Annotation:
The part of an RNA shown here (large-subunit ribosomal RNA, half B) has 1176 nucleotides and comes from an archaeon. Rfam family: Archaeal large subunit ribosomal RNA. It was read from a public genome assembly. Its mean pLDDT, the model's own confidence on a scale to 100, is 81.

[in-house]
Context: one part of a larger RNA
RNA sequence: UGCUGUUAAGGGAAUUCGGCAAUCUAGUCGCGUAUCUUCGGUAUAAGCGAUGCCUACAAUUGUUUUUGAAAUAUAUUGCAUUAGUAGGUUACAAUAACAAGGACUGCCCGACUGUUUAUCAAAAACGUAGCCAACUGCUGUUCUGAAAAGAUUUGUAUAGUUGGUGAGACCUGCCCAGUGGUGGUGUCUAAAACUCUGGUUCAACAGAGCUAAGGCCCAUUAAACGGCGGGCCUAACUUUGAGGCUCUUAAGGUAGCGUAAUACCUUGUCAUCUGAAUGGUGACUUGCAUGAAUGGUUUAAUGAGGUGGUCGCUGUCCCUAACAGCAAGCUUCCGAAAAUUUCAUCCUGGUGAAGGGACCAGGGACGUCUAGUGGGAAGCUAAGACCUUGUAGACCUUUACUGCAACUUGUUGUUGUGCUUUUUUGUUAAAUACAUAGAGUAAGUAGGAGAGAUGAAGCCUAGUUUCGGCGAAGCGGAUCACCAAUGUAACACUACUUAUUUUUCAGGAAAGUUCUAACUCGUAAGAGGACACCAGCAGGCGGGCAGUUUGGCUGGGGUGGCACCCGGUAGAAAAGAUAUCUAUCGGGCUCAAUGGUAAACUCAUCUUGGUUGGAAACUAAGAGCAGAAUGUAGAGGUAAAAGUUUGCCUGACUGUACGUUGAAAACAAAAAUGUGCAGGUGUGAAAGCAGGACUCAGCGACCGGUUGUAGCUUUUUAGUGGGGCUCAACUGUGACAGAAAAGGUACCUCAAGGAUAACAGGCUUGUCGCGCUCGAUAGUCCAUAUUGACAGCGCGGUUUGGUACAUCGCCGUCGGCUCUUCCUAUCCUGGCUGUGCACAAGCAGCCAAGGGUGUCGGGGUUCACGCAUUAAAAGGGAUCGUUAGCUGGGUUAAGAACGUCGUGAGACAGUUUGUUUGAUAUCUACUAGAUGUGUUAUUGUCUGAGUGGAACAAAUCUCUAGUACGAGAGGAACGGGAUUUGGAAGCCUCUGGUCUAGCAGUUGUCCUAACAGGGCAGGCUGCGCAGCUACGCUUUGACUGAUAAGGGCUGAAAGCAUCUAAGCUCGAAGCAGUCCGCGAAAAUAGACAAUAAAGGCCAUCAAAGAAGAUGAUGUUGAUAGAGAUGGGGUGUAAGUAUGAAGGCAACGACAUAUUCAGCCCGCAUCUACUAAAAGC
Repeated sequence: UGCUGUUAAGGGAAUUCGGCAAUCUAGUCGCGUAUCUUCGGUAUAAGCGAUGCCUACAAUUGUUUUUGAAAUAUAUUGCAUUAGUAGGUUACAAUAACAAGGACUGCCCGACUGUUUAUCAAAAACGUAGCCAACUGCUGUUCUGAAAAGAUUUGUAUAGUUGGUGAGACCUGCCCAGUGGUGGUGUCUAAAACUCUGGUUCAACAGAGCUAAGGCCCAUUAAACGGCGGGCCUAACUUUGAGGCUCUUAAGGUAGCGUAAUACCUUGUCAUCUGAAUGGUGACUUGCAUGAAUGGUUUAAUGAGGUGGUCGCUGUCCCUAACAGCAAGCUUCCGAAAAUUUCAUCCUGGUGAAGGGACCAGGGACGUCUAGUGGGAAGCUAAGACCUUGUAGACCUUUACUGCAACUUGUUGUUGUGCUUUUUUGUUAAAUACAUAGAGUAAGUAGGAGAGAUGAAGCCUAGUUUCGGCGAAGCGGAUCACCAAUGUAACACUACUUAUUUUUCAGGAAAGUUCUAACUCGUAAGAGGACACCAGCAGGCGGGCAGUUUGGCUGGGGUGGCACCCGGUAGAAAAGAUAUCUAUCGGGCUCAAUGGUAAACUCAUCUUGGUUGGAAACUAAGAGCAGAAUGUAGAGGUAAAAGUUUGCCUGACUGUACGUUGAAAACAAAAAUGUGCAGGUGUGAAAGCAGGACUCAGCGACCGGUUGUAGCUUUUUAGUGGGGCUCAACUGUGACAGAAAAGGUACCUCAAGGAUAACAGGCUUGUCGCGCUCGAUAGUCCAUAUUGACAGCGCGGUUUGGUACAUCGCCGUCGGCUCUUCCUAUCCUGGCUGUGCACAAGCAGCCAAGGGUGUCGGGGUUCACGCAUUAAAAGGGAUCGUUAGCUGGGUUAAGAACGUCGUGAGACAGUUUGUUUGAUAUCUACUAGAUGUGUUAUUGUCUGAGUGGAACAAAUCUCUAGUACGAGAGGAACGGGAUUUGGAAGCCUCUGGUCUAGCAGUUGUCCUAACAGGGCAGGCUGCGCAGCUACGCUUUGACUGAUAAGGGCUGAAAGCAUCUAAGCUCGAAGCAGUCCGCGAAAAUAGACAAUAAAGGCCAUCAAAGAAGAUGAUGUUGAUAGAGAUGGGGUGUAAGUAUGAAGGCAACGACAUAUUCAGCCCGCAUCUACUAAAAGC
């Protein structure tokens, strides 16, 4: 010193994030218990009293002895037991030890008992009974499985499953637009199969048709996911706004509650609790961002939950002290782990990759050991968990991308039979077919000059109809066509064909239905039945599951932006090239003329003249280097033009070769661009010019697709068609040399980075703080007693930034506590000056860092605010000093909740609750203690270079003195004295504490027959000497020297003046002494004295002490023990005698006497009885 305990005067939570921790309380009996209440409870509420031992009494219960023949009963003898009554008695204390609730009162949350993160979270989280919704009629629902099969269940809707809410009470508003769920509907959409068409044949394939679920559409559903507005005006003070207007929505938040576990602003405002409240509670309430089963509001009981207050209690604290045991320490024995580049005696300043034991300068420093403290080794531990990066990962989410299971729908197979209806195909028979013109209702084609008594035209009936007609039968008895007219087509008659309608027969399809034989269930009977199951194909749905993606730049990253492709100018530094999230502007086109060529002309503006006509229309003349125009940014350029106008045109051509730029290491794409050649063309008389535009922006790979009356090739005898390749055009990647692509992670992981952020350091100093210059304004006058605008110049490195230099194989992050030191820009104290200084009190400034600068309230706070004091309650630095020193309240993990955001996983410099602080010290440093060497003998006594100290600091009262001063009111000082507060040193006479020396009382139990006396980690209690201590006591200044600011003397420069220049004198708590410590290792290693001694081992020890050391003593001796005496502590021993409430006695707690007794002593004195022998 640590751990575990014991005790503390006075105060009593002042401590602290917080009464953490530790006290207090406690058992039993009796009395007595508020409030609230779900009437059960709360409740051991709270609070009060009693409790031992002895004696006696009458009883309870059990058992027993005796009497009696026995039973009952009674009596009797004992023992045990229970609850009492009365009396006696002791102590500080009677549940005497052990054991054993502190209590009360508000609020939040969760109803409760219960469960949970084994190993940092026990909770407000989970669960719960109750409430609600959904699904499910059993071959069912839900779940597991690839399947067989199984669980629910040998249960059956009063059942099971899933989801939400979370006892009870009062309640649960509006919204169906969105997303889900459910239901419905159809000239919508919609796959395969199927049908049809194309495909020279077959087929792949393509197209069309038909159609289920689904979609679309229409409803419904919120105790489904969810959601629940804004502006303006308005009442006769003001305020407010019942009310009105308007925009708008699916609806616009109802009842409640409300600064809240939700409120940013915020410490809201008021009240209350306090001396003081960022706290608690109650209200108000404009609610950033409350709100109704994501339940709202309450609520008795309950809680190792969270948060206030009161009483009691205390070492939590003021303010520490003493004691006990263990560890540590010493001796001996045994004996790991981590760590370990080298050297290492450091300190201050500097330098330096900007934070040095090793470098530079100065200082300091002889070697070694022991015990400690933890400042440093940016100490050890762990390839940082924060941050960034990685074309690293994992898990989770979803309306990311792409798939898969499951589910669902259609179809095919397994798969058969009959009937009805509808529909369709073929076939049989019959009928019908109207543009206009034409007498007329001309289906089409072909034949056709005839047809007709086997009955023409016409009339008429049933029937039919598009109302015009057609027309079986009947009447009638000879025409009808050709020709002509009309028209695309010409009729009589015959054949064939198309469409529509009806009909016969045969086949197909769909829907419905019958059957039984596949198949299914069943032991069977039987039931179901071509359905289902199963399998194939196809459509839908599909985070249930899986694989992946989720860009770059960036004064860190994210948010923002695009500086990601291209152009102009400046930067750019007179070749070229040249960066920044540098500055300033543009592009992702346009034009068939705004292109080619040839010719002609001259613009803007101004002057003068001219009908309407004006400042400005048009026109004439003149001036006019460009002040215009040139499609589009800017720059450069341009005058018989590159501008303007006109004529004729299409070179805005095809092919090809070689260069240049792109592309400054080399290689290299798109793109841009030059020259030549060939072909053909325009224009011009011609030379020539022309491969778009005055120039510089206006853009895009491979693969694939489309187009082409382009070319090659393959298949074929040939042709055709198809395929392949090449060329050209179009189609696009703007992240623009071009992946097909959303999020979360605080549950996280890995790799890397100080290439890159957060803390601290460095640099800088805008900001911050503090000065200086100037002197407007104010100060009656007057810049400078005081005030100090607008500006300017600096210093500091305590703010906040900037930067990214050091640190990511790790420098512990806010605040508090503790402890030390430094600075001064001085708050107080000291000395001065000015004053708008009479005094007093102030204001402002100068010197000065010796000392001081405190307590409390709420809040984690630093800060800030408040209460009461004070001489004053100054400001800062030291890695925002200080975590191998403490704390852990805050920040900043894993759990959980609220508000808000997000579809969600989740997120929030928003809130709330909870949450492991490692280690044996090697070096250095420091605090102490030893030892060796040197200083050339030993011992003793000194000196004092140097070094440390604050050893003192301040206040109050009083005398001076009611004096000086002042009209008064008021009201000093020099100097003297006494106290107080804080600090320092020492001590224990007193007071207080402790006192495991000691004495005494006493509980339980054990030893003993009993007494006496002892043990049980002081059992508890009372007192307590020495010692150690504070809360106690004692001491704690004047002076000298040199100075600062300042005051002066003499005194020139400058005949004066001047404190200064030479010279001299004063002047402060400050500096140096005086005072107290250390200090010959002070290497200049000192001085003096004595001397042959001295010291150590050993032994007895303590005024000393961790070990060493120091000190006392060793027979010539009081060093320790023992003994005696004195003094002190406790409090009257044992034994004996007597008394004692009572009781017939026996007995009897206890009392008195013997007895200031007994017991004890770390103290003093005395005494050699014992041990300090012998010796080295």